[in-house]
RNA sequence: AAUAUGCUCCAGGGCAAGGUGAGUUACCUAACAAAGGUAACAAUUCCUGAUCGGUGGUGAUAGGCAAAAACGCCUUAAGCCCACGAAGAGUGCAAAAGCACUCCAGAUUGGGUGAAAUUCCCAGGCCGACAGUAAAGUCUGGAUGGAAGGAGGUUCAG
Numbered sequence: 001a002a003u004a005u006g007c008u009c010c011a012g013g014g015c016a017a018g019g020u021g022a023g024u025u026a027c028c029u030a031a032c033a034a035a036g037g038u039a040a041c042a043a044u045u046c047c048u049g050a051u052c053g054g055u056g057g058u059g060a061u062a063g064g065c066a067a068a069a070a071c072g073c074c075u076u077a078a079g080c081c082c083a084c085g086a087a088g089a090g091u092g093c094a095a096a097a098g099c100a101c102u103c104c105a106g107a108u109u110g111g112g113u114g115a116a117a118u119u120c121c122c123a124g125g126c127c128g129a130c131a132g133u134a135a136a137g138u139c140u141g142g143a144u145g146g147a148a149g150g151a152g153g154u155u156c157a158g
Base pairs, nucleotide, nucleotide: 004155007152008151009150010149015049017048018047019046023041024040025039026038027037028036029035050138051137052128053127054084055083056082057081062075063074064073065072079126080125088103089102090101091100092099093098108124109123110122111121112120130141131140132139
């Protein structure tokens, strides 16, 4: 330095502010109820607005090393380009825990530069599992879970 084995650790962020009032409670109308009225409370879910961005790849960014220069090397660079993961649905296996396979699997336009950009720059737009609950990317829960993957040791042979 390379290959292989196995181990350990790590591996997701996010409602400022305002409005509305489904409801709840108390009181009033004539005893209860119903109905009506008044008041208080009341949504991170609705409305305005705010705010967040997992992993690998690609890549013209940025930084560094080296050098006369170039080539080169290292780190870094996309929520909406490609793929993966979790979630959801189905099937099979299993006593069960669970495992395997299949399905599903969101969202970008215009302009600029340039040989080349859905990645750079400017402007605008859009997206986000399931369960709970006043309808949720942001709250609570499954989850002290799982995992794409990342990092670092270990051992064997040459």